Background: The part of an RNA shown here (large-subunit ribosomal RNA, domain I) has 490 nucleotides and comes from Breoghania corrubedonensis. Rfam family: Bacterial large subunit ribosomal RNA. Gene Ontology terms of the family: structural constituent of ribosome and ribosome. The organism belongs to Breoghania, within Bacteria.
Context: one part of a larger RNA
RNA sequence: GGCGUUUGGUGGAUGCCUAGGUGGCAAGAGGCGAUGAAGGACGUGAUACGCUGCGAUAAGCGUCGGGGAGCUGCGAAUAAGCUUUGAUCCGGCGAUUUCCGAAUGGGGAAACCCACUCCGUAUGGAGUAUCCCUAAGUUUAACGAUUUAGGGAAGCGAACCCAGGGAACUGAAACAUCUAAGUACCUGGAGGAAAGGACAUCAAAAGAGACUCCGCUAGUAGUGGCGAGCGAACGCGGAUCAGGCCAGUGGCCAAUGUGUAAGAACCGGAACCGUCUGGAAAGUCGGGCAUUAUGGGUGACAGCCCCGUACGGGUAGAAAGCAUGUUGGUCCUCGAGUAGGGCGGGACACGUGAAAUCCUGUCUGAACAUGGGGGGACCACCCUCCAAGCCUAAGUACUCCUUGCCGACCGAUAGUGAACCAGUACCGUGAGGGAAAGGUGAAAAGCACCCCGACGAGGGGAGUGAAACAGAUCCUGAAACCGGACGCCU
Numbered sequence: 001g002g003c004g005u006u007u008g009g010u011g012g013a014u015g016c017c018u019a020g021g022u023g024g025c026a027a028g029a030g031g032c033g034a035u036g037a038a039g040g041a042c043g044u045g046a047u048a049c050g051c052u053g054c055g056a057u058a059a060g061c062g063u064c065g066g067g068g069a070g071c072u073g074c075g076a077a078u079a080a081g082c083u084u085u086g087a088u089c090c091g092g093c094g095a096u097u098u099c100c101g102a103a104u105g106g107g108g109a110a111a112c113c114c115a116c117u118c119c120g121u122a123u124g125g126a127g128u129a130u131c132c133c134u135a136a137g138u139u140u141a142a143c144g145a146u147u148u149a150g151g152g153a154a155g156c157g158a159a160c161c162c163a164g165g166g167a168a169c170u171g172a173a174a175c176a177u178c179u180a181a182g183u184a185c186c187u188g189g190a191g192g193a194a195a196g197g198a199c200a201u202c203a204a205a206a207g208a209g210a211c212u213c214c215g216c217u218a219g220u221a222g223u224g225g226c227g228a229g230c231g232a233a234c235g236c237g238g239a240u241c242a243g244g245c246c247a248g249u250g251g252c253c254a255a256u257g258u259g260u261a262a263g264a265a266c267c268g269g270a271a272c273c274g275u276c277u278g279g280a281a282a283g284u285c286g287g288g289c290a291u292u293a294u295g296g297g298u299g300a301c302a303g304c305c306c307c308g309u310a311c312g313g314g315u316a317g318a319a320a321g322c323a324u325g326u327u328g329g330u331c332c333u334c335g336a337g338u339a340g341g342g343c344g345g346g347a348c349a350c351g352u353g354a355a356a357u358c359c360u361g362u363c364u365g366a367a368c369a370u371g372g373g374g375g376g377a378c379c380a381c382c383c384u385c386c387a388a389g390c391c392u393a394a395g396u397a398c399u400c401c402u403u404g405c406c407g408a409c410c411g412a413u414a415g416u417g418a419a420c421c422a423g424u425a426c427c428g429u430g431a432g433g434g435a436a437a438g439g440u441g442a443a444a445a446g447c448a449c450c451c452c453g454a455c456g457a458g459g460g461g462a463g464u465g466a467a468a469c470a471g472a473u474c475c476u477g478a479a480a481c482c483g484g485a486c487g488c489c490u
Base pairs, nucleotide, nucleotide: 001489002488003487004486005485006484007483008482009481015475016439017438020410021409022407023406024405025404026403027402028401029399030398031156032155039100040099041098042055043054044053046078047077049075050074051073061094062093063092064091065090066089070082071081072080105114106113107112115128116127117126118125119124130153131152132151133150134149135148136147137146138145139144160191161189162188163187164186165185171178175225201208202207212239213238214237215236216235222230223229243391244390245389246335250331251330252329253328254327255326256325257324258323259322260321266313267312268311272287273286274285276283288304289303295307296306297305340364341363342362343361344360345359346358347357350376371386372385373384374383375382426433427432446474449461450460451459452458
């Protein structure tokens, strides 16, 4: 040095577990904000820091309920206290709520700097941004300007919705019409839904009867450098259904009174003992009880040990729903610069086409129910409807969020990026990028005391424990990798 056997170290795979995720279902909620939000800064404890809570009344204050023995949040302890004169805790309603932030007195490099007016004995309190509307005053020929008072708006928020703008990559095997796509994105606006909506609609000789959504019709009819592609409607079947108003016994909206159900914390809620094994009984054996046996916990597997579960009870205030009454507000009357036409565009499945229909930048421009629109150029006949005013629930879309339940979903390289103090540490000027990291034990009983050592680190005894090869780098502890011992060979 090699091989073999064995025993260790290192390492953290595997197994088991779950505190976290993930996908759904049902119900709720669908907003918060100048009464100052979302989000932060800084403070706040007897004691350094972080998290959580809270705000100079600062892990809290008041009140009304619940509850009934312990409590002073967590990491994490000690001191000092509180509490049956009812604490801690839970629910409702209030009070307080520094500074920044729409941030709003002016400024500003956010959490800072600097003011003015009024009130107050003082520390101090209140007000002072912009825009819009209304009223009054001043001024103006008028428009308007300005002052004061009252009211409103703003900003944030996950998706869903409507509107105004609106790409390119790509496909067409190149590319220009076309496609991607009215998508992404930007902007404005609203609601719990939004939009749409009560026929100037369809149909076809028979009729239907608002709108929205779904399944068919149908990849059909069409459209299309007739390429790539795009792509209906009628009709049928379903979901849900609702119609009203424009000057009067009316509708709609708002406010308010009365009644009513539902509804918080919380309360009650059946039934078990012994033997054996074991560290521990819920296991085994034996004998009972209950029918309310999802589930979780308890030293191994518990209907009857604990929390619960079915079921029953309970209730303040506020809000909201429904029913009903009262009061107030609003609705200027059937729709003309409209329909239609020319030119240029856009939307319709429909690319200008034979191109109807709808919208309109521009130029024009009717009729008045004895009338007008439509039925895919256009004309006639026929049929059908009544534009140029307004409102409208349900069925439909979505889930930042709350509660409950479920999973042939994951189980720590998985599942969210994040099971752990994670959008953290760290990287980047910045926009932005973005980790790793779970497990002692039933219980800390977390090794008193002695010895070696440097009053170390580490170890040896002793002790705890079922186990310490469970000793905190702590369950199990694979492999790679590195040693020791023994045997054989060189």